RNAcentral holds the sequence, with entries from Ensembl Metazoa. Predicted 3D model of a 74-nucleotide RNA (transfer RNA) from Dendronephthya gigantea. Rfam family: tRNA. Rfam links the family to the GO term triplet codon-amino acid adaptor activity. It is annotated as a transfer RNA. NCBI's taxonomy places the organism under Eukaryota, Opisthokonta, Cnidaria, Anthozoa, Dendronephthya.
[in-house]
RNA sequence: GCCUUAUUAGCUCAGUGGUUAGAGCACUGGUCUCGUAAACCAGGGGUCCGGAGUUCAACUCUCUGAUAAAGGCU
Repeated sequence: GCCUUAUUAGCUCAGUGGUUAGAGCACUGGUCUCGUAAACCAGGGGUCCGGAGUUCAACUCUCUGAUAAAGGCU
């Protein structure tokens, strides 16, 4: 330099163009306990990496940029 993949909650990740964007772990509060942990209940936290386009409608499709992301080729 070129090619491919990835980018969604604090972390790891789902989410196949449409009805309110989700799970696990973590975090906060409560129940329980002599106390802690575990377990159970409840809760907070997101403009889905940026921009543009297509569409009645985009996290999702297209183009482009970024990555102090990963892999490959020369």